[in-house]
Context: one part of a larger RNA
């Protein structure tokens, strides 16, 4: 010096990102116990007192001797309460610094955020405000169900269930609520008309080209037209869903404005004008787990507060089941404050054990 314990004057968080760590609290009995509350809780709230041993009363309780009485004479019954235990509650005495004498055994309070809660999770950096949850809503599904597994018209799960069921999606106890927009996208419903595939249909065109016609040629041959068949291209017309179209639908994906002026101080604008839009953000909340400017401004707490709490609102860029706002209880959650307590610190000291180091 390192690890790990113990003690410490005075102070008591001045340490530090932060009381991290340590200290403190601690069992049992009695008294007492606030706001708030979903009336269950909160609560072991908080805060106090007692606790050993001996003597001696009283009360409750377990066991139940002698004696007495009865007797069917039985190892019987009744009565009786001694003795020995257990618990409680008084009084008195007594020892120590100290009595749950060692060990083991909640620190507490106030305010806020988030999530209702118990639960679950990143086996080996994260336990949380994330996931789940009961509850809410929407959608699909009538049973050989929808959905899912499977190459499958097999088979299976769903289910030996049947819409108070099952499946999918979102939200997430409870309380009060959940506004406007259907233009876009999606979904649902409809349907005159438009567009339209395969297929049907086949006007017409093209190729081929007859011991076919015509023309030229003495001939060989050449040119041209071209029936039927075969091959091929193919117009009109018929032709489903879809799309276009017509409506609906937000606890579907989503969206929820700008400029200018105006009141008898000023300021502000209930009010007016105008442009745009599908509609222009309602209630509630708001410098917030969201606020850039920003340590916003005011108030509180401190001697002093970029954090914290309460307000304000000019919301860069809250907002209503991607839920909004509250909320008792709960949390190894996050933030701020206080009491107690302390070697965290002022500032370090001493001691125990084990290392390091030296020798072997």
């Nucleotide at each position: 010096c390192c690890c790990u314990c113990g003690u410490u004057a005075a102070g008591g968080a001045a340490c530090u990102c932060g009381g991290c760590a340590a200290a403190a609290u601690g069992g049992c009995c009695c008294c007492g116990u606030a706001a708030c509350u979903u009336c269950g809780g909160g609560a072991g709230a908080a805060g106090g007192g007692g606790u050993g041993u001996c003597u001696u009363g009283c009360c409750c309780u377990g066991u139940g001797a002698a004696g007495u009485c009865c007797u069917u004479c039985g190892u019987g019954g009744a009565u009786g309460g001694a003795g020995c235990g257990g618990g409680g509650u008084g009084a008195g005495a007594u020892c120590a610094c100290a009595g749950u004498a060692a060990a083991g055994a909640g620190g507490c309070c106030c305010a806020u955020a988030u999530g209702a809660c118990u639960g679950u999770u990143u086996a080996g950096u994260a336990a949380a405000a994330a996931c789940a949850c009961a509850g809410g809503u929407c959608u699909g599904u009538g049973c050989g169900a929808a959905g899912c597994c499977g190459u499958a018209c097999a088979g299976g799960c769903a289910c030996g269930g049947u819409a108070u069921a099952c499946a999918g999606a979102c939200u997430g106890a409870c309380a009060c609520c959940u506004g406007c927009c259907c233009a876009a996208u999606g979904c649902c419903a409809g349907a005159c008309g438009g567009u339209u595939a395969a297929g049907g249909a086949g006007c017409g065109g093209u190729g081929u080209g007859a011991c076919g016609g015509c023309c030229c040629g003495c001939a060989a041959g050449g040119g041209u037209c071209g029936a039927g068949g075969c091959a091929u291209c193919a117009a009109c017309c018929c032709g489903a869903a879809g799309c276009c179209c017509u409506g609906g639908u937000g606890a579907a994906u989503g969206g929820c404005g700008g400029c200018c002026g105006u009141a008898a101080c000023u300021a502000u604008a209930a009010c007016g004008g105008u442009c745009c839009u599908a509609a222009g953000g309602u209630a509630g909340c708001g410098a917030a787990a969201u606020u850039c400017c920003u340590u916003g401004u005011c108030g509180g707490g401190u001697a002093a507060g970029u954090u914290c709490c309460g307000a304000c609102g000019c919301g860069c860029a809250c907002g209503a089941a991607u839920g909004g706002u509250g909320u008792a209880a709960c949390a190894a959650u996050a933030u701020g404050g206080g009491c107690g307590c302390u070697g965290u610190c002022u500032c370090a000291a001493c001691g125990g054990g084990g290392g390091a180091c030296u020798c072997g």